[in-house]
RNA sequence: CACUGUAAAAGGCAAACCUAUUUAAAGAUAGGGACGCAAAGCCAUGGGUCUAAGGAUGAUAUCAAUAAAUAUCUAUGAUUGCCAGGUUACCGAA
Numbered sequence: 001c002a003c004u005g006u007a008a009a010a011g012g013c014a015a016a017c018c019u020a021u022u023u024a025a026a027g028a029u030a031g032g033g034a035c036g037c038a039a040a041g042c043c044a045u046g047g048g049u050c051u052a053a054g055g056a057u058g059a060u061a062u063c064a065a066u067a068a069a070u071a072u073c074u075a076u077g078a079u080u081g082c083c084a085g086g087u088u089a090c091c092g093a094a
Stems, first nucleotide, its partner, number of pairs: 005091001012037002017032006035081001041087003045084003048079003054074004060067002
C1' cells in the first nucleotide's frame, strides 16, 4: 500500500419501549434506555417499503346543480437500522 474484519485495545453509534415537542400522516427532533451495528459516518441517485395532505377517479344520494365512501390510484412527503450505488474514515491480527 492492497485485501480484509480474524487478535487486542481505545473510543463511537443506538432498536424496541417511555416522556416531551412536532407533522395531515408516515415519520422526525430532544432526553431516558440498549436490541443490535466495523461504516448503524455522510449523500434520497436507483430499486423496495411506509404514508396520502393536495390531486385524480366517482360507488352512492339527487330531476339537476352539487355533495361524496372505513373506496381505488397517485410523492412533490418519508425511510440509508431494507438493498444497491457514490463518498470519507478509527484500530491493525495472520

About this RNA:
c-di-GMP-I riboswitch aptamer from Serpentinicella alkaliphila, 94 nucleotides, folded computationally. Its mean pLDDT, the model's own confidence on a scale to 100, is 82. The sequence is in RNAcentral, with records from Rfam. Rfam family: c-di-GMP-I riboswitch aptamer. About the family: GEMM was predicted in a large-scale screen for bacterial structured RNA regulatory elements. Lineage of the source: Bacteria > Bacillati > Bacillota > Peptostreptococcales > Serpentinicella.